[in-house]
Predicted 3D model of a 101-nucleotide RNA (SAM riboswitch aptamer (S box leader)) from an uncultured Bacteroidota bacterium. Its mean pLDDT, the model's own confidence on a scale to 100, is 83.
RNA sequence: UUUUUAUACAGAAGGGUGGAGAGAACAGGCUCUGGGAAACCCUAGCAACCGCUGUUGUUGGAAAGGUGCUACAUCCUGCCAAGAAAUUGGAGAUAUAAAAA
Numbered sequence: 001u002u003u004u005u006a007u008a009c010a011g012a013a014g015g016g017u018g019g020a021g022a023g024a025a026c027a028g029g030c031u032c033u034g035g036g037a038a039a040c041c042c043u044a045g046c047a048a049c050c051g052c053u054g055u056u057g058u059u060g061g062a063a064a065g066g067u068g069c070u071a072c073a074u075c076c077u078g079c080c081a082a083g084a085a086a087u088u089g090g091a092g093a094u095a096u097a098a099a100a101a
Stems, first nucleotide, its partner, number of pairs: 001101008013043005021032003026078004044070003049066002052061003074093001079090004
């Protein structure tokens, strides 16, 4: 990087460095940002996929370890279907985990 499977409605912040961008990419919107964006570091925390553990074809527990995450929400629309519209459902894309190549 690709494929498969699962999940995506909940949860959890301070400090330091840093300096203008950020919310995945493109377009349009919306939002955050010099009362400091991204990024990196430290500490703390959330969650519980792997792992651990009690039961066992299921359902609990803990959180030392491997990951992940800690503005508003996978922000919305972009394709298909329904609808007069608002909107709803789906697909796709994306993210994370586990496994495989």